[in-house]
RNA sequence: UAUUAAGUAAGCCAGACUUGUUGUGAAGCAGGGUCGGAAAACUAUGGGUCUUGGGAUAUCAAGAUCGCCAGGUUGCAAAU
Numbered sequence: 001u002a003u004u005a006a007g008u009a010a011g012c013c014a015g016a017c018u019u020g021u022u023g024u025g026a027a028g029c030a031g032g033g034u035c036g037g038a039a040a041a042c043u044a045u046g047g048g049u050c051u052u053g054g055g056a057u058a059u060c061a062a063g064a065u066c067g068c069c070a071g072g073u074u075g076c077a078a079a080u
Stems, first nucleotide, its partner, number of pairs: 002080003007076001012037002017032006035067001041073003045070003048065007
C1' cells in the first nucleotide's frame, strides 16, 4: 500500500418507531431505541428522490436528503 471478513483484543455509528423541539415544508437537532453498517466518518461536487415558490406547459429559482448512487478527503485492529 492492497485484499478479505460486520471484523473484535478493543471499540464506533444508530434504521424503523417514539418523546421534546425548530421549520410553510421536505427535514434537522437532542433523548430513548438497535434494523443494520467496514467507512452508516466528513464533504451537497455530479446525478437521483423529496419540499417550497413562480409558470398554461416546458421548466426556472431556492432548499432538504451523504443510512439513494457515484466522486473527493480522512481513518481502527487482525490475517495474507

Background
Predicted 3D model of an 80-nucleotide RNA (c-di-GMP-I riboswitch aptamer) from Sulfurovum sp. Rfam family: c-di-GMP-I riboswitch aptamer. Gene Ontology term of the family: cyclic-di-GMP binding.